RNA sequence: GCGGCAAUAGUUUAGUGGUAGAAUGCAGGACUGUGGAUCCUGAGGUGGGGGUUCGAUUCCCCUUUGCCGCU
Numbered sequence: 001g002c003g004g005c006a007a008u009a010g011u012u013u014a015g016u017g018g019u020a021g022a023a024u025g026c027a028g029g030a031c032u033g034u035g036g037a038u039c040c041u042g043a044g045g046u047g048g049g050g051g052u053u054c055g056a057u058u059c060c061c062c063u064u065u066g067c068c069g070c071u
Stems, first nucleotide, its partner, number of pairs: 001070007010024004018054001026042005047063005
């Protein structure tokens, strides 16, 4: 220098154009003599910019970071 892959909640991750989910963690509550466990409820997220589209986490371009390969 060229190519490929990945980036979604605090963490680990699912989601092939139509309401962004799960586990765990966190907060509140129930239960308990206290705590733990269990149960209920809640807050919290699409790396950044642009384009296509009625509508983009998803498709296209650029860019950032990380990993892998080629030279």
This is a predicted structure of a 71-nucleotide RNA (transfer RNA) from a Candidatus Woesearchaeota archaeon. NCBI's taxonomy places the organism under Archaea, Nanobdellati, Candidatus Woesearchaeota. The coordinates come from a structure-prediction model, not an experiment, and the mean pLDDT is 82. Rfam family: tRNA. Rfam links the family to the GO term triplet codon-amino acid adaptor activity. The family's RNA type in Rfam is transfer RNA. Rfam describes the family as follows. Transfer RNA (tRNA) molecules are approximately 80 nucleotides in length.